RNA sequence: ACGCGCUGGCGGGACUCGGUGAAAUUCCGAACCGGCGGUGAUCUGCUGCGCAGGCAGCGGUAAGCCCGCGACCCGGACGUCGAAGGACGCCCGGUGGACCUGGUGAGACUCCGGGGCCGACGGUUGAUCGGGCGCAAGCUCGGUCAGACAGUCCGGAUGGGAGACAGCGCGC
Numbered sequence: 001a002c003g004c005g006c007u008g009g010c011g012g013g014a015c016u017c018g019g020u021g022a023a024a025u026u027c028c029g030a031a032c033c034g035g036c037g038g039u040g041a042u043c044u045g046c047u048g049c050g051c052a053g054g055c056a057g058c059g060g061u062a063a064g065c066c067c068g069c070g071a072c073c074c075g076g077a078c079g080u081c082g083a084a085g086g087a088c089g090c091c092c093g094g095u096g097g098a099c100c101u102g103g104u105g106a107g108a109c110u111c112c113g114g115g116g117c118c119g120a121c122g123g124u125u126g127a128u129c130g131g132g133c134g135c136a137a138g139c140u141c142g143g144u145c146a147g148a149c150a151g152u153c154c155g156g157a158u159g160g161g162a163g164a165c166a167g168c169g170c171g172c
Base pairs, nucleotide, nucleotide: 002171003170004169005168006167007166008165010163016030017029018028019027032151033119034118035069036068037067038066043060044059045058046057047056048055049054064117065116073094074093075092076091078089079088080087081086099115100114101113102112103111121155122154123153125146126145127144128143129142130141131140132139133138
């Protein structure tokens, strides 16, 4: 150095201006954000070679939309709890978004120019009628009518997590 195991902490960013409106960081116009591993012709450091343009080796760096992974969601097995619906834990499986074009070149969906596109689940407003609570403001439950729609706000989440790193042990 490599392989396996254990432990530890780490491990996601982003609403600003204007418009409409009773109400919008949710709509409209413009702006803003981009997890992890791989690939990679970018940029770069060191070393060597060369008179030089450069070339070679090793390293760092480089894709939201190329390949794969993760979160959310769905299903199943097992375990624990529960009278039960089910809850929790863990494992397995499934689902799961988005790119074209011009240039350079031997070669680019990665570089350069241009134009596009994507982003889990739940929540969110007002009027009015009725019940409950309240001195009241108002809160809450139910009905009716209208409405407004989140990558960025609030919530599950002080969670989970791909993974990178460090320490220890064993093997080689």
The RNA shown here (FMN riboswitch aptamer (RFN element)) has 172 nucleotides and comes from Actinoplanes siamensis. It matches the Rfam family "FMN riboswitch aptamer (RFN element)". Rfam's curators write: The RFN element is a highly conserved domain that is found frequently in the 5'-untranslated regions of prokaryotic mRNAs that encode for flavin mononucleotide (FMN) biosynthesis and transport proteins.